[in-house]
RNA sequence: GAUACUAGCAUAGCUUUCGAAAGAGAGUGACGCAAAGCCAAGGGUCUAAGGGAAGUAAUUCCUAUGACAGCCGGUUGCCGAA
Numbered sequence: 001g002a003u004a005c006u007a008g009c010a011u012a013g014c015u016u017u018c019g020a021a022a023g024a025g026a027g028u029g030a031c032g033c034a035a036a037g038c039c040a041a042g043g044g045u046c047u048a049a050g051g052g053a054a055g056u057a058a059u060u061c062c063u064a065u066g067a068c069a070g071c072c073g074g075u076u077g078c079c080g081a082a
Stems, first nucleotide, its partner, number of pairs: 001079001008033002013028006031070001037075003042072002044068003050063005
């Protein structure tokens, strides 16, 4: 980062599985992506099973050890016009 080249990835939804949930796997499907490759021991965001607090109770609040890389960031790559 181009009306390039060779490619690549796969949003939401739907089906199914795992999970308390966030979310993840597989299939389908493409919104898009110059890193939408990788990294959770940088920042940020999400969830709250378990634990704690309040309450007569219903329930409410706090908290990752859980999760998100298609939030920023770090890091490694393909091509070669301006």